Source information:
The RNA shown here (Glycine riboswitch aptamer) has 92 nucleotides and comes from a marine sediment metagenome. RNAcentral holds the sequence, with entries from MGnify. The prediction has a mean pLDDT of 80.

RNA sequence: CCUCGCGGGAGAGACCGGAGCCGCAGCCACUGCGGAUCCGGCGCCGAAGGAGCAACCGCCCCGGAAACUCUCAGGCAAAUGGACCGCUUGGG
Repeated sequence: CCUCGCGGGAGAGACCGGAGCCGCAGCCACUGCGGAUCCGGCGCCGAAGGAGCAACCGCCCCGGAAACUCUCAGGCAAAUGGACCGCUUGGG
């Protein structure tokens, strides 16, 4: 420095409209409720990744470089993910 496992881990619309799908219910062929999916729209977040500037660093030609900045990506109930931190396995 990389990595297996465990624990902790923030921010921001459970947004609006359309379409079909699944389940439940009813006055049963239509309606209501819930869930996720796709398409479109606006608003937001930064701590996967990516990019930019740069303090700083180096072997000083040149290169490396953030938790800063941008939001392409990702994300905005829970879940999942999650930089980073602690313990730990294995390797260089």